């Protein structure tokens, strides 16, 4: 320098054929307990790496760019 894969909640990751973003763990509250733990219920938490473009509508399609990994030279 080039090719490919990845970047989504505090962490690990889903997200189909473009249609208003989810799970588990974690956190908080309540119930349970003499406490704690476990368990149950509920809640909070996201400009989907960044910037543009296409579209009525983009996590998803297109372009540029940054970071991580693998490979080629």
């Nucleotide at each position: 320098a080039g090719u490919c894969g990845g970047g989504u909640a505090g962490c690990u990751c889903a997200g189909c054929u473009g249609g208003u973003a989810g799970a588990g763990c974690a956190u908080u509250a309540c119930a349970u307990u003499c406490a704690c733990a476990u368990u149950g219920u509920a809640a909070g938490g996201g400009u989907c790496g960044c910037a543009g473009g296409u579209u009525c509508a983009a996590g998803c399609c297109c372009u540029g760019u940054c970071c991580c990994g693998a490979c080629u030279a």
The RNA shown here (transfer RNA) has 73 nucleotides and comes from an uncultured Pseudomonadota bacterium. Its mean pLDDT, the model's own confidence on a scale to 100, is 81. It matches the Rfam family "tRNA". Gene Ontology term of the family: triplet codon-amino acid adaptor activity. It is annotated as a transfer RNA. About the family: Transfer RNA (tRNA) molecules are approximately 80 nucleotides in length. The sequence was found in a public genome assembly.